[in-house]
RNA sequence: CUGUAUUAAAGGCAAACUUAUUGAAAGAUAAGGACGCAAAGCCGUGGGUCUAAAGAUAGUUUUAUCAAUGACUGCCAGGUUGCAUCA
Numbered sequence: 001c002u003g004u005a006u007u008a009a010a011g012g013c014a015a016a017c018u019u020a021u022u023g024a025a026a027g028a029u030a031a032g033g034a035c036g037c038a039a040a041g042c043c044g045u046g047g048g049u050c051u052a053a054a055g056a057u058a059g060u061u062u063u064a065u066c067a068a069u070g071a072c073u074g075c076c077a078g079g080u081u082g083c084a085u086c087a
Base pairs, nucleotide, nucleotide: 002087003086005085012037013036017032018031019030020029021028022027035074041080042079043078045077046076047075048072049071050070055066056065057064058063
């Protein structure tokens, strides 16, 4: 340096769920907690997914539809950095 490699040692991350805070919601943050993870490190860049507040249209107290400028990287790609072992 390479690998459609192996393993999960040391060390690392932390799903569901619970509590608190926050948000219109989706979600986020903190603590607890571990289903899993070799990039489950970082970047919302492309696709995908979730929500639907402002706004628009119709209706007309409530509602429906559209709507991302709001989110998700632990959905898939892409970019970038990196650890141990084996060959």
Predicted 3D model of an 87-nucleotide RNA (c-di-GMP-I riboswitch aptamer) from Sporomusa acidovorans. Of the family's consensus pairs, 95% are formed in the model. RNAcentral records the identical sequence in 2 taxa. The sequence is in RNAcentral, with records from ENA and Rfam.